């Protein structure tokens, strides 16, 4: 380098979520692990419930924190993995 091929962005429709974002068809921006994994880090989102504070007559609310979530096409780490020179 080549065969055979695989995944599929944005965005558009349908469905699920409070959300971040996920699901399925459409579609192609790309990608040699753009296959899986939430183990470390960055980003995101937080309805419900904690706890702290503000505020009220009292409610309602507000703000932060911790908790929980999301994100593998944000970077590592881990598992696997086609064809070839080799």
């Nucleotide at each position: 380098a080549a065969a055979g091929g695989g995944c599929a962005a944005a965005c558009c429709c349908c469905g699920g979520g409070u959300g971040a974002c996920c699901g399925g068809g459409g579609g192609g921006c790309g990608c040699a692990a753009a296959g899986c994994u939430a183990c470390c880090u960055g980003u995101c989102c937080u309805a419900c419930g904690a706890u702290g504070c503000c505020g009220c007559a009292a409610a309602g609310g507000g703000c932060a924190u911790a908790g929980g979530g999301a994100u593998a096409g944000a970077g590592g780490g881990g598992c696997u993995g086609c064809c070839g020179a080799a």

Record summary:
This is a predicted structure of an 86-nucleotide RNA (c-di-GMP-I riboswitch aptamer) from a marine sediment metagenome. The prediction has a mean pLDDT of 84. The RNAcentral record of the sequence draws on MGnify.